[in-house]
């Protein structure tokens, strides 16, 4: 010098579904009654609106492909498979290690 682990500033990046219940609102129907909000419990997961979480090119955070094909659930991207697919967000400091190079000393 170079690579790089950790940490730390600062700046970007992402999803937020699902089923049950319920008092309400609101919309549609003549009406039963549907459907979205809210709100409470559950189910998965980091994270299911959180001053939080995960990811940031060594990038399956997440997004397309997808109203996809299996496989289970009450039920859902719940699992898996598609995936060596197609995208997708960085910089500075720190300095543990390793390694090159030049100096001086022995």
């Nucleotide at each position: 010098g170079u690579u790089c682990a950790u940490u730390g500033c600062u700046a970007g990046g992402g999803g937020u579904c699902u089923a049950u219940a319920u008092u309400u609102u609101a919309a549609a129907u003549u009406a039963a009654u549907u459907u979205a909000a809210a709100u409470a419990u559950a189910g998965u997961g980091a994270g299911a609106a959180a001053c939080a979480c995960c990811c940031u090119u060594u990038g399956a955070a997440c997004c397309u492909g997808a109203c996809g094909c299996g496989g289970g659930u009450u039920a859902u991207g719940c699992c898996g498979c598609c995936g060596u697919a197609g995208g997708a967000a960085a910089g500075c400091a720190u300095g543990c290690a390793a390694u090159g190079u030049g100096u001086c000393g022995c």